[in-house]
RNA sequence: CACUCAUCGAGAACAGCCGAGGGAUCAGGCCCGAAGACGCUGUAGCAACCGUUGAGAACUCGUUAGAGACUCAAGCCUAGGUGCUAACUCCUGCCAACGCCAGUUCGCUGGUCGCGGAAAGAUGAGCC
Numbered sequence: 001c002a003c004u005c006a007u008c009g010a011g012a013a014c015a016g017c018c019g020a021g022g023g024a025u026c027a028g029g030c031c032c033g034a035a036g037a038c039g040c041u042g043u044a045g046c047a048a049c050c051g052u053u054g055a056g057a058a059c060u061c062g063u064u065a066g067a068g069a070c071u072c073a074a075g076c077c078u079a080g081g082u083g084c085u086a087a088c089u090c091c092u093g094c095c096a097a098c099g100c101c102a103g104u105u106c107g108c109u110g111g112u113c114g115c116g117g118a119a120a121g122a123u124g125a126g127c128c
Base pairs, nucleotide, nucleotide: 003126004125005124006123007122008121013043014042015041016040017039021032022031023030026093027092028091029090044085045084046083049081050080051077052074053073054072055071056070059068060067061066089120094117095116099112100111101110102109103108
C1' cells in the first nucleotide's frame, strides 16, 4: 500500500514555539485565522477500539483439557497500546421510498426532498 470487519449527530483544552494560511482531495458553500489559526512540543482531559476483570448455552480452533481475532457485563474497570479534544466526517455533489409540485396517451414521466443508502475519507482491530 492492498484486503476484511466495526464505528463515525455523544464526549474532551490550556501553555510554550512557529508565522500564514487552514478546515483530506476537486468544485461550490460556510467557517477558523496576525486578538496568531494550521502545525510541533509539554501537560491535562475525553472515550472505551485493543486491553483489564468476570461470566458464557451459540460461533471458530482443538480428540479432550482448553483457547480465541467469538458473545455478554463492569451504575465511576482504565495500569498499558492507539486514537481523539471548532463546526454531524463542517455542509452539498451519486442513488432515492413516501410525500409535494408539474406534465400525461392515465401506463407513467420529470422535478424536489431526509435523523435513508452508496461512494470517498477517518480511526481501531485483524490479515498479508

A computed fold for a 128-nucleotide RNA from a Bacteroidota bacterium, annotated as SAM riboswitch aptamer (S box leader).
Its mean pLDDT, the model's own confidence on a scale to 100, is 77.
Of the family's consensus pairs, 93% are formed in the model.
Its Rfam family is "SAM riboswitch aptamer (S box leader)". Rfam links the family to the GO term regulation of gene expression.
NCBI's taxonomy places the organism under Bacteria, Pseudomonadati, Bacteroidota.